Predicted 3D model of an 88-nucleotide RNA (c-di-GMP-I riboswitch aptamer) from Planococcus lenghuensis. The sequence is in RNAcentral, with records from Rfam. The source organism's lineage runs through Bacteria, Bacillati, Bacillota, Bacilli and Planococcus. Model confidence (mean pLDDT): 85 of 100.
RNA sequence: AACUGAAAAAGGCAAACUUCUCCGAAAGGAAAGGACGCAAAGCCGCGAACCUAACCGCCGGUCGGCGUACGGAAGUCAGGCUGCCAGG
Numbered sequence: 001a002a003c004u005g006a007a008a009a010a011g012g013c014a015a016a017c018u019u020c021u022c023c024g025a026a027a028g029g030a031a032a033g034g035a036c037g038c039a040a041a042g043c044c045g046c047g048a049a050c051c052u053a054a055c056c057g058c059c060g061g062u063c064g065g066c067g068u069a070c071g072g073a074a075g076u077c078a079g080g081c082u083g084c085c086a087g088g
Base pairs, nucleotide, nucleotide: 003087004086005085012038013037017033018032019031021030022029023028036075042081043080044079047077048076050072051071056067057066058065059064060063
């Protein structure tokens, strides 16, 4: 150093759900609570899948339908970068 996470220690993160809150067209996000879980559940939307469809395009009967990511999501998969403790 590769590799490994059985036991231990120090610490870390935080699903569902909640809200007189804030941002957003929505999906979703922030904050505060909460704890199902996590050894990368730290960082990165470059690839696949997934969510949404404002703008735009098309269609019809002005209000709807369909398509579309330049919007999301890292706790779906794959990949890149970095890292604590212990074993080795």